[in-house]
RNA sequence: UGCCGAGUCUCGGGCCACCAAGAGCCCGGGAGCGGGGGAACCAACGAAGCAUGGGGCGAACCCACCACGGUGGGAGCGCAGGCUCCUUAAGCGCCAGCCCGACAGCUAACCCCGCAGGCCGACAAAGGAG
Numbered sequence: 001u002g003c004c005g006a007g008u009c010u011c012g013g014g015c016c017a018c019c020a021a022g023a024g025c026c027c028g029g030g031a032g033c034g035g036g037g038g039a040a041c042c043a044a045c046g047a048a049g050c051a052u053g054g055g056g057c058g059a060a061c062c063c064a065c066c067a068c069g070g071u072g073g074g075a076g077c078g079c080a081g082g083c084u085c086c087u088u089a090a091g092c093g094c095c096a097g098c099c100c101g102a103c104a105g106c107u108a109a110c111c112c113c114g115c116a117g118g119c120c121g122a123c124a125a126a127g128g129a130g
Base pairs, nucleotide, nucleotide: 002119003118004117008031009030010029011028012027013026014025015024016022032115033114034113035112036111037110042105053103054100055099056098057097061074062073063072064071065070076094077093078092079091083130084129085128086127087126088125
């Protein structure tokens, strides 16, 4: 200067530091962004068997093979002439992790929660829109 991500801006107060002075932390409020719960209507609610309850955030799911370390394919996601967006083909990368705690379909009103964390480096084309 930028990237993934909702994870930004601002007001008041306090704390720590500091006077060659912060782009710091905490509490409360506003705006904005994101997520969850929650009617009617709709959906679901049949029998048998098995058994590993069910659900949420997220792209992070499915199938096959396997020496059980992993590999391959499909779907999905992200990045690069640096103003933004859309499409196409190619290239590179990801395809995790965490949470609720017996409980939740959708869902107007209404209610609740989050605003973190982690990164790299000069680098490609075509078409279209603003």
c-di-AMP riboswitch aptamer (ydaO/yuaA leader) from a soil metagenome, 130 nucleotides, folded computationally. The prediction has a mean pLDDT of 77. The model forms 92% of the base pairs in the Rfam consensus.